[in-house]
């Protein structure tokens, strides 16, 4: 520090995801130790049990039992010491703390700073003063009684440091007076006097004289420890003020004890805290009242930081103790483990009544994805009580149990190659695991056994000494000495020895990118996977399992949640032309923000200084545990608050001033600027009248419609509404909507020039206000033309549309209302700066005599551009540069500008505005492609001129289809006389049926094998096959030898076994080949350049060509492609002459190059030449090329072939042929027979023969080119009418054969007919191949003589030796379906004005929402699943506050003629002063009853929405998307 993810690539925007930390954690899998920490996050749900708050006898009074010892004894038991002044029990004091939860609390809290002149304060410390004198009573206990019980009643006794009275008494309190200092507004604080109130409590140690004594003691000294009263600290606390401190405005308005006075009351104290009474105030947009949530803070986690999150463990600090009220005690409470009431629940109970509160430590249930031991011990620390010993203490300090979480440690180490075996891939060689094992040598940390010394302890008794109090040697005090004694839960630990033994101790996730890490095998869109993007449909590195790798490691994942990475809420640090995003315009109120210059103040700012920011954490350093986690010191830091003293440059606030922001004022000016009246002509419709007389209208072409009742045209007159042509202009004008005939009236605003006033008056504006197209809405008008809705008509598959005929609201006025638009420059508003150029409006000044025109200057509006900016397209002094101020708004996409709420509106609807739930993208811009019912240029038998054709026939042949047992198989255009250059058997792959199983062919191994292999039989069968041992029978190499045998080996043959064999499947695994687009002109590529980049230039423009062919240019070169080069024809030339030729010479024959010869000529076959726009003219850019010409045998590629760029079509083919996987293996191999591939209601394609006279028959005459030929070709000859036969001379070829060419030409005949055309079928006789022609062959005679008289829609081929026309050959092949095909000659035209238009192409250039690329993409409704959320008659349920009703406990008032010890008066009796229960009243929880308000859950139906590989219906967007 970033990375994946929108596309064909691209930047840019945006979201969404990842990799990091972290958790009081959960699941899943494993799981040796050890340390330090941590552990009920959810039901503030309910609790059994046991513990957690007790202590003091040195406050008091009163006081056992067990048991024992010892008398006594009626033997039953009693006494008497000890037990013991113990236990329990009371009376009195003192004891709100520790613990625990976060439930309620958005402020009565926290937190930082402060005040308190408005207050407390027990224990504790310092200093001062004092305690003197009585009195009554009570509980403990003893009786009697009520009750189950808790628990009381009444009666008697009794003590105190309990209770009371008196006295005493300040520097305490209160009054009054009076003076002084001081501050802060009330005031404070000190002195002075003089008057009033208030107080106590004892208990214990010792002790010499003296007094008293109930002989115990007391009086008295003297020590401790306690009481009172003050003062004053410490330390702890109540109030109190500033400031900070979640969301929500779909809470905008709160409030009556409410702001304040005053009087009274009450606190410790201020305060409306209370409470009469006066006053009408207080609080909010700097967010008040409400609603939701939440204890706060120190700090914790992330994070560079700044923020973000979050407050569990530790401290602080608040609340709260089953809910809810309330007091009482006390210093302190409205009191966790106190009291009173309601209230719920849970117990117990004799029914009558009573008990209780774990959100203290354990521990239980419940919930729940979760969270411990019903542990030890007060040894320490620390608290309570006590003079102290001590006692208490589930605080604590330890142990347990949880891998929760950090920290260390271990699970050996070193050698160790045949690279063991195993496993796994393999190309079968090996690779890997892997020095990893085993194997030898070593080592013992933990765990395991045995031993073991320590720290945590120090107080504290005891004793002696020193000091101190004290008259004292008693005593008593001491953070002083010493000496002694006594304390450990933990601890069956630690640390340290010793023992044995490599011994007990490793996994879990991941391997497609992001991300380190790969093979095989099983699956086969199935199981599955998955954080995003995406794997999986038969070769998965992505599912699972193996093995190997990689990561971390006693721990790994996963899964919640935080931060981060997100600059993705943007203070640091975004943004709004088009990706989200400028408010429709403009007035203005709050706010914000402001010109120059001076003085002053110092609020912000800013320096130093000082007080605080607790501890802990966090950083530094340094120490202690073996280290490390963790602990201890110390010191930094804590960016904050206050507070003192300075600075005053800037902002603030005060005062004075200025003139350039602004505004006023003179003078002129341009204008569809607005509001009201009033007028004017064209035009249109009606009306009336007049000519006319058959249509008019309207359309792409009708039709509806109006018209003989007279339209349409046309003339006149009137009528009535709207709207104002030309002028008219990216031209004025207004803030924006908007504004257009003249003409007046009235009014806003701009602009110019002057430089007179006023002095900063400015600019922006949340809310509000006012305007505000069209459509709509309400009332009254008014209605020409035009037109939603609506009728007709047409169109159309349909057509609620486009189009035509009418036609109503509206459209026009007037008064309102609505308030929204692509209100768009998709660009808030203002004020400065920052190159120029050029137009157009409006003004002012210069120069000139004057015009026109120029300068110069202001202003408004337009075009182009620099810098600059911008993802780009694009802005550009009229910014989208550069800076300031202000305001509106954005924060993925759909849900949705929706619901719901709330307001506004008559409504119709407007503003304001989520959510759930869903996707991983939606978007901007530009690139390139492809499309386009865009556009432009240009070609081609595309059309179009033209000729023959196909389509109609009949028959050949292929395909569908149907049919079958089987009719094998595979193919849009580019499949269909294609694969097939030959299906009767074979071919052959199908069928059926028989056989057969290492096989018909091939190859390796092991074993066997002489009467063996081979060859001839015989049997059985359709034939493959089986069977038989009958007969005949070997070969080649090598040992050994007795030379004729043994023996091994090879072939061969048998068994077995690896393995063959498949026209099984996948052309969507594949290589080769071929189509097609197209023999169309195009594809590219180096190097520079231009672009942030895809990409682009080059290749584009302008010419030119058959061409990206050529020029020439504003890259420059190059390749593949075109073209050339290659073959074949066409003309000449050399050269050579056999088979080929014969002009000359000669010889011969009826006759023929038939012989000698020859090489001219033809011709053959080898090599040359020739043609290049080379020459003339024109055109043209002095090019390139074009036309024309001339020469030539050929002229502008002379014809034809062959040749076929980067690509395209997952095109074809796995049946040519190879080949991966996979499938079958007594069968999906092999072999036979016999069928089928030839089957036929039909239906395409190709073609063939035809319909005839340019013709058929028939006699007769001619002229090619190119091929075949040995299991061929086959001549003459003879036989047959013919097919053929029969013989076989020549030819392995310029020689001999096939071979007759045919059309044509010549001459006869036929005469327009279903024929002398046309040949299908069919009979019947023949012929040839072949083992074999029934299924299923081809020829031949004779005979038969169908349909067909030129072929609808609509299609094909061809631009010259071509089209039609005519025949030959040849491959294939035993024969043949050849009418096919491949090639050859032979006769041999017509027409091409020309690119509108159909089909294809090619360039350029535009549009795009296409890129599997228009056979695209896509929109809605219905239809089906599912999903969440709105809406609903309702129906359940929480939650706030309110009005009224009852109204506990209590407090406070009142009255208190029940009653009462203490004081007072009094002999008393009795009153009195004070207490009081009881009663009355006011507030008063809980609870009743009403009416709201929210809130949530659930609800027949309903609406919409999201979302789902292959429904249905049309076809709205994207291309001018076919309006």
């Nucleotide at each position: 520090a970033g990375g994946g993810u929108u596309u064909g690539a691209u930047u840019c925007u945006g979201g969404c995801u990842c990799a990091g930390a972290a958790u009081g954690a959960a699941c899943g899998u494993u799981g040796g130790c050890g340390g330090c920490g941590u552990g009920g996050a959810u039901u503030a749900g309910g609790c059994a049990u046991g513990c957690a708050a007790g202590u003091c006898g040195u406050a008091c009074g009163a006081g056992a039992a067990a048991g024992u010892a010892c008398c006594c004894u009626u033997c039953g038991g009693g006494g008497u010491g000890c037990g013991a002044g113990u236990a329990a029990a009371g009376u009195g004091g003192c004891g709100a703390a520790u613990g625990g939860u976060g439930a309620g609390u958005a402020a009565c809290a926290u937190a930082u700073a402060g005040g308190u002149a408005a207050c407390g304060u027990a224990c504790c410390c310092a200093c001062g003063g004092g305690a003197g004198g009585g009195g009554g009573a009570u509980a403990a206990c003893c009786g009697u009684u009520c009750g189950a019980a808790a628990g009381g009643a009444c009666g008697g006794c009794u003590a105190a440091u309990a209770c009371c009275c008196c006295g005493u008494a300040a520097u305490a309190c209160c009054c009054a007076u009076a003076a002084a200092a001081g501050g802060c507004a009330u005031c404070u604080u000190u002195u002075a006097u003089u008057g009033g109130u208030u107080a106590a409590a004892a208990c214990u140690g010792g002790g010499g004289a003296u007094c008293c004594u109930u002989c115990g003691g007391g009086a008295c000294c003297u020590g401790g420890c306690g009481c009172c009263u003050g003062u004053g600290g410490a330390g702890c606390g109540g109030c109190u003020u500033a400031u900070a401190u979640c969301u929500u405005a779909u809470c905008a308005g709160c409030u009556a004890g409410u702001u304040g006075g005053u009087g009274g009351g009450g606190u410790a104290a201020u305060g409306g805290c209370c409470u009469a009474c006066c006053a009408a105030g207080g609080c909010a947009g700097c967010g008040a009242c409400g609603a939701g949530u939440a204890g706060c803070c120190g700090g914790a986690c992330u994070g560079a930081g700044a923020g973000g999150u979050u407050g569990g463990c530790c401290g602080g600090u608040c609340a709260c103790a089953u809910u809810g009220g309330g007091a009482c005690u006390g210093a302190g409470a409205c009191a966790c483990u106190g009291c009173c009431c309601a209230a719920a629940c849970u117990c117990c109970u004799a029914c009558g009544g009573g008990a209780g509160g774990c959100u203290g430590c354990a521990g239980u249930c419940g919930a729940g994805a979760a969270u411990c031991u019903u542990c030890g011990g007060c040894a320490a620390u620390g608290g309570g009580c006590g003079a102290a010993a001590g006692c208490c203490u589930g605080a604590c300090c330890g142990a347990g149990c949880g891998a929760c979480g950090c920290c260390g440690c271990g699970u050996g180490g070193a050698g160790g190659a045949u690279u063991a075996a195993g496993g796994u891939c393999u190309u079968c060689g090996g690779a890997u695991u892997g020095u990893a094992a085993a194997c030898u040598c070593c080592u013992u940390u933990u765990a395991g056994g045995g031993g073991g010394c320590a720290a945590g302890a120090a107080a504290g008794g005891c004793a002696g000494g020193a000091g101190g109090a004290g008259a004292a040697u008693a005593u008593c005090c001491u953070u002083u000495c010493u000496g002694u004694c006594c304390u450990g839960a933990c601890c069956u630990a630690a640390a340290c020895c010793c023992c044995a033994g490599a011994a007990a101790a490793a996994g879990c996730c991941a391997c497609g990118g992001c991300u380190a890490a790969c093979u095989a095998c099983g699956u086969g869109c199935c199981a599955g996977c998955a954080g995003c993007c995406g794997c999986g449909g038969u070769a998965a590195g992505a599912c699972g399992u193996a093995g190997g790798u990689g990561g971390c490691g006693a721990a790994c994942g996963u899964u919640a949640u935080u931060c981060g990475g997100a600059a993705u809420c943007a203070c640091u640090g975004g943004g709004c032309u088009u990706a989200a995003a400028g408010g429709g315009u403009c007035c203005g109120u709050a706010g914000g923000c402001g010109g120059g210059a001076a003085a002053g103040u110092a609020a912000g700012u800013u320096a130093g200084g000082u007080g605080u920011g607790a501890a802990a954490g966090c950083c530094c350093u340094c120490g202690g545990c073996c280290u490390a986690c963790c602990c201890g010191a110390g010191g930094a830091a804590g960016u904050g608050c206050g507070c003192c003293u300075g600075a005053u440059a800037c902002u603030g606030c005060u005062u004075u001033u200025c003139u350039u922001g602004a505004g006023u004022g003179u003078g002129g000016g341009a204008g569809g600027g607005g509001a009201g009246a009033g007028u004017g002509g064209a035009a249109c419709u009606c009306u009336u009248g007049g000519u006319g007389g058959a249509g008019c209208g309207g359309u792409g072409a009708g039709a509806u419609g109006c018209g003989u009742a007279g339209a349409u045209a046309u003339c006149a007159a009137g009528a009535g509404g709207a709207a104002c042509g030309c002028c008219a202009g990216c031209g004025g004008c207004g803030a924006a909507a908007g504004c257009g005939g003249c003409u007046c009236u009235c009014u806003g605003g701009c602009c110019c020039a002057c430089a007179a006033c006023u002095g900063a008056c400015g600019c922006u504006g949340a809310g509000g206000g006012a305007c505000g197209a069209a459509a709509g809405c309400u009332a009254g008008g008014g209605g020409a033309g035009c037109a939603a809705a609506c009728a007709g008509g047409a169109u159309u598959a349909g057509a609620u549309a486009c189009c035509c005929u009418g036609g109503u609201a509206g459209u026009c006025c007037u008064a309102g209302c609505u308030g929204u638009a692509a209100a768009c420059a998709c660009u808030g508003a203002g004020c400065a700066c920052u190159a120029a150029a050029u137009g157009g409006g409006g003004g002012a000044u210069c120069a000139c005599c004057g015009a026109u025109u120029g300068g110069u200057u202001c202003u408004c509006u337009a075009u182009u551009g620099u810098a600059g900016c911008a993802a780009a397209a694009g802005c550009g002094u009229u910014a989208a540069g550069u800076g300031c101020u202000c305001c509106g708004c954005c924060u993925g996409g759909g849900g949705a500008g929706u619901a719901u709420g709330g307001u506004c509106g008559c409504a119709a609807g407007g503003c304001u505005a989520a959510a759930a739930c869903u996707c991983a993208a939606a978007g901007a811009a530009a690139u390139u492609g492809a499309c386009g019912g865009g556009g432009g240029c240009u070609c081609g038998c595309a059309c179009a001129a033209g000729c023959g054709g196909u389509g109609g026939a009949g028959c050949a042949u292929g395909u569908g289809g149907c049919u079958c047992a089987a009719u094998u198989c595979g193919a849009g255009c580019a499949a269909c006389g294609c694969g097939u250059a030959g299906a009767a058997c074979c071919u052959u792959a199908c069928c059926u049926g028989g056989g057969u199983u290492u096989g018909a062919a091939c190859c390796g191994c092991u074993a066997g094998u002489a009467g063996u292999a081979c060859c001839u039989g015989c049997c059985u069968g359709a034939a493959a096959g089986g069977g038989u041992u009958a007969g005949g029978g070997a070969u080649c190499c090598g040992g050994a030898u007795u030379u004729a045998u043994c023996u091994g080996g090879a072939a061969g043959c048998u068994a077995g076994u690896a393995g063959a064999g498949g026209u099984g499947u996948u052309g969507c695994a594949u290589g080769g080949c071929u189509g097609u687009c197209g023999u169309c002109a195009g594809c590219u590529c180096g190097u520079g350049c231009c672009g942030u980049g895809a990409g682009g230039u080059g290749u584009c423009g302008g010419g030119u060509u058959a061409a990206g062919u050529c020029c020439a240019u504003a890259a420059c070169g190059a390749g593949c492609g075109a073209a050339a080069c290659c073959c074949u024809u066409g003309c000449c030339c050399u050269u050579a002459g056999u088979u080929g030729c014969c002009a000359g010479c000669g010889g011969g024959u009826c006759a023929u190059g038939c012989c000698g010869g020859g090489g001219a000529c033809u011709u053959u076959a080898a090599g040359g030449g020739g043609a290049c726009u080379g020459c003339c003219g024109g055109u043209g850019u002095u090019a390139a090329a074009c036309c024309g010409g001339a020469g030539g045998a050929a002229g502008g590629u002379g014809g034809g072939g062959a040749u076929g760029a980067c690509g395209u079509c997952a095109a074809g083919u796995c049946a040519u042929c190879a080949u991966g996987g996979c499938c079958c293996u007594u069968a999906u191999g092999c072999c036979c027979a016999g069928g089928g591939c030839u089957g036929c209601a039909c239906a395409c394609g190709u073609g063939c023969u035809a319909c005839a006279a340019u013709g058929g028959c028939c006699g007769g005459u001619a002229c090619a080119g190119a091929g075949g030929g040995a299991a061929g070709c086959a001549a003459g000859a003879c036989c047959g009418c013919g097919a053929g036969g029969u013989g076989g001379a020549g030819c392995a070829a310029a020689u001999c054969c096939c071979a007759a060419a045919a059309a044509a030409c010549c001459g006869g005949u036929c005469u327009c007919a279903g024929u002398u055309c046309g040949g299908a079928u069919u009979g019947a006789a023949g012929g040839c191949u072949g083992a074999a022609a029934u299924u299923c062959g081809c020829c031949u005679u004779c005979a038969u003589g169908a349909a067909g008289c030129u072929g609808g829609a609509a299609u094909c081929g061809c631009u010259a030796g071509u089209a039609a026309u005519c025949g030959c050959a040849g491959g294939u092949c035993a024969g043949c379906u050849a009418c096919a095909c491949u090639g050859c000659g032979g006769u041999g035209a017509a027409u091409a004005c020309g690119u509108u238009c159909c089909c294809g192409a090619g360039c350029c250039u535009u549009g795009u929402a296409c890129a599997c690329a228009c056979c695209g993409c896509c929109c809605g409704u219905c239809a089906a699943g599912c999903c969440a959320c709105c809406c609903a008659a309702g129906c359940a349920g929480g939650g706030u506050a309110c009005a009224c009703c009852c109204g506990u406990a209590g407090c406070c008032c009142g009255u208190g003629c029940a009653c009462u010890a203490a004081c007072c008066c009094g002999c008393a009796a009795g009153g009195g002063a004070a207490g009081a229960a009881g009663c009355g009243g006011c507030c008063g929880a809980a609870g009743g009853u009403g009416a709201a308000c929210u809130u949530u859950g659930u609800g027949a139906g309903g609406a919409g929405g999201a979302c789902u590989a292959a429904g249905u219906c049309g076809u709205a967007a994207c291309a001018a998307g076919g309006u």